Parts: sequence; structure tokens; C1' cells
RNA sequence: GCCGCAGUAGCUCAGUGGUUAGAGCGCGACAUUGGUAAUGUCGAGGUCACGAGUUCAAUCCUCGUCUGUGGCU
Repeated sequence: GCCGCAGUAGCUCAGUGGUUAGAGCGCGACAUUGGUAAUGUCGAGGUCACGAGUUCAAUCCUCGUCUGUGGCU
């Protein structure tokens, strides 16, 4: 330099053009226990990487930028 893949909660990842964006782990509170652990309930936590376009409507489609990663040279 060329061709791909990925970017969504602190971490690992789902998700789909449609009216509140979710799970597990983690974190906080409470319940339970003689006390821990475990378990249960509730809660906090998000610019869906960034910019533009298409659309009545974009996390989702298109283009560009950035970052990471794989292959080729």
C1' cells in the first nucleotide's frame, strides 16, 4: 500500500428500519443468616466510535473519518 472484520453499560456480548436499547458478570441498597458466603428482590450505569446522506422515522441502510484486529504484498 491492497482486501476484509469489528466498534452498543465498567467487562463479555445480543439486538432489529417503528414509538422506553437488553442479557450475563461486575457495582450499590435491602431481605435472608448468630456472622460470612451463597441466594432472592430492587436500583444506578448508554452521545449505540465520530461526521454526513437516504427515509415520515436510523443503533440498524449508504458514504467518509478514526481506532482495534486478521490476511496479502